RNA sequence: UCGACGAAAGGGCAGCCUCGAUGGAAAUCGAGGUCGCAAAGCCUCCAGGCACUCGUCCCACGGGUGUAGCUAGGCUGCCGAA
Numbered sequence: 001u002c003g004a005c006g007a008a009a010g011g012g013c014a015g016c017c018u019c020g021a022u023g024g025a026a027a028u029c030g031a032g033g034u035c036g037c038a039a040a041g042c043c044u045c046c047a048g049g050c051a052c053u054c055g056u057c058c059c060a061c062g063g064g065u066g067u068a069g070c071u072a073g074g075c076u077g078c079c080g081a082a
């Protein structure tokens, strides 16, 4: 120095709830309090799941949107004990 790993230190993010805004909805953004997270940083025309919605009255199927704090995968990254 790199990889693995995750004690300590300095920090970081923000589930859920409340308020406001946007949206047809799922949901997203901002503020407040923090459940938790060693990548809870980024990526969905790389794949699946789930949610909303349209085709559609129903099923199957297909399209669109969302969820990265659903799984999996890729990229990048702070610190340095055992």
Stems, first nucleotide, its partner, number of pairs: 005080002012037002016033007035069001041075003047071002049067007

c-di-GMP-I riboswitch aptamer from an Acidobacteriota bacterium, 82 nucleotides, folded computationally.
The sequence was found by an Rfam model in a public genome assembly.
Rfam family: c-di-GMP-I riboswitch aptamer. Rfam describes the family as follows. GEMM was predicted in a large-scale screen for bacterial structured RNA regulatory elements.
NCBI's taxonomy places the organism under Bacteria, Pseudomonadati, Acidobacteriota.
The coordinates come from a structure-prediction model, not an experiment, and the mean pLDDT is 86.